This is a predicted structure of a 353-nucleotide part of an RNA (large-subunit ribosomal RNA, domain IV) from a Desulfuromonadales bacterium.
It matches the Rfam family "Bacterial large subunit ribosomal RNA". Rfam links the family to the GO terms ribosome and structural constituent of ribosome.
Lineage of the source: Bacteria > Pseudomonadati > Thermodesulfobacteriota > Desulfuromonadia > Desulfuromonadales.
The coordinates come from a structure-prediction model, not an experiment, and the mean pLDDT is 88.
Context: one part of a larger RNA
């Protein structure tokens, strides 16, 4: 110096990203206990008081119930009885130490928001969370040899179920809701029409030679290489549906008896132009907007405003009681976190043997 514990003057978070650490609370019994709230709850909320040992006295009271007596339907009945074992106050006197839950096990509370409803589950070895899951909710596809999954298949799972059942996607307890658009992109329904393959169909055209012709050169039938029309499904186009399917939800100009604002008017484009809640938000660039509140002092934090760079309804939306080794501020308690170091104990380390 370091590690591990033990105390510490006067201060109490000034430390520090940040009370991390520590230190404090700690049991039992009583008394007492708010806001909110799904009436269950919060709560051990909070905040007090008492605790040793002897007497009155093993007392008053509880539990059990034996012996005995009476009854009788003779039962392991039934009533009376109260011993004996056991549990054990409240209250009163008394005594003692610094100190009576005498050591040790043994909750720190309260308040404000924010995300999650909640219990759980998760990155085995840097993350436990607000991520997943969850009950509930909605769409949706499956009628049974179901849909869907493995598997070349045979066969299995689904389910020895049957639509109050089984898959798949979102969503994520309750509670008040969940507006608008089907133009594009999936999806389902249509089937007149337009395209359109395999095949069918074979008009025509070329190769070859039998023959024909003095030659050039014509050229059947066979085979042979092409092939035009015309007929062909589903799909596309095409016409409709449908957002708890993928997604989408403007802009400029004016305008009221101070000013400001602009309930209203005008115009462009759009499938349609963000409703209801909330709104500087885990979302706001400007930005430490701006007011207000806590602090002497507050880029954070809590109530407003709304100009929402870029919030918004099951990629859900606001709320919301309980829960939470989640995350944000605030206070009481306590403290060597600190101002600011000291000691002391044991282990290294260091020197020497």
């Nucleotide at each position: 110096c370091u590690c591990u514990g033990g105390c510490u003057a006067a201060g109490g978070a000034a430390c520090u990203c940040g009370g991390c650490a520590a230190a404090a609370u700690g049991a039992c019994a009583c008394c007492g206990u708010a806001a909110c709230u799904u009436c269950g709850g919060g709560a051990g909320a909070a905040g007090g008081u008492g605790u040793g040992c002897c007497c009155c006295g093993g007392u008053a009271g509880g539990g059990u119930g034996a012996a005995a007596g009476g009854c009788u339907u003779c039962g392991c009945g039934c009533c009376u009885a109260g011993a004996g074992c056991u549990c054990g106050a409240u209250g009163g006197g008394g005594u003692u130490g610094c100190a009576g839950a005498g050591a040790a096990a043994c909750g720190g509370c309260g308040g404000u928001a924010g995300c999650g409803a909640c219990u759980g589950u998760u990155u085995a070895u840097c993350a436990a969370a607000a991520a997943c899951a969850c009950a509930g909710g909605a769409c949706u596809c499956u009628g049974c040899g179901a849909a869907g999954u493995c598997g070349c298949a045979a066969g299995a799972c689904g389910a020895a179920g049957u639509a109050u059942a089984g898959g798949g996607u979102c969503u994520g307890a309750c509670g008040c809701c969940u507006g608008c658009c089907c133009g594009g992109u999936g999806c389902c329904g249509g089937a007149a029409g337009g395209u359109u393959a395999a095949g069918g169909g074979g008009a025509g055209a070329g190769g070859u030679u039998a023959g024909c012709g003095c030659a050039a050169g014509c050229g059947a039938a066979g085979c042979u290489u092409u092939g035009a029309a015309c007929c062909g499904a589903a799909g596309c186009c095409c016409c409709g549906g449908u957002a708890a399917a993928c997604g989408g939800c403007g802009g400029c100009c004016g305008u009221a008896a101070c000013u400001a604002u602009a309930a209203c008017g005008g115009u462009c484009c759009u499938a349609a132009g963000g409703u209801a809640g909330c709104g500087a938000a885990a979302u706001u660039c400007c930005u430490u907007g701006u007011c207000g509140g806590g602090u002497a002092a507050g880029u954070u934090c809590c109530g407003a405003c709304c100009u929402g760079c870029a919030c918004g309804a099951a990629u859900g939306g606001c709320g919301u009681a309980a829960c939470g080794a989640c995350u944000u501020c605030c206070g009481c308690a306590c403290u060597g976190u600190c101002u600011c170091a000291g000691c002391c104990a044991g282990g290294g380390a260091c020197u020497c043997a």